[in-house]
RNA sequence: UCGCGCGCCGGCGGAGAGAGCCCGCCAAGGGCCGCCGAAGGGGCAAGACCAGAGCGGUUGAAACUCUCAGGCAAAAGGGACGCCGGCACAGUU
Numbered sequence: 001u002c003g004c005g006c007g008c009c010g011g012c013g014g015a016g017a018g019a020g021c022c023c024g025c026c027a028a029g030g031g032c033c034g035c036c037g038a039a040g041g042g043g044c045a046a047g048a049c050c051a052g053a054g055c056g057g058u059u060g061a062a063a064c065u066c067u068c069a070g071g072c073a074a075a076a077g078g079g080a081c082g083c084c085g086g087c088a089c090a091g092u093u
Base pairs, nucleotide, nucleotide: 002091005089007087008086009085010084011083012082013081018033020032021031022030023029034072035071036070040068041066042065043064047059048058049057050056
């Protein structure tokens, strides 16, 4: 000096699906059925590596998949991800 990479902070945008039923004092709480995927978590393809006659083993990402967790009127909250700004680090010149 750059701002391609990782992380953190702030601002803005940000979807889906039940105002379900039952017990209960239309409380707390509990039970049942249906549904959603975009916090988090689990699973795997190519590739790489190992082994090897062959079968195979390890590793392995996502917005795919599972739905454990979470969620299912509006509002609020949360929200992957995107953009902007800042900070710090690795790296570039």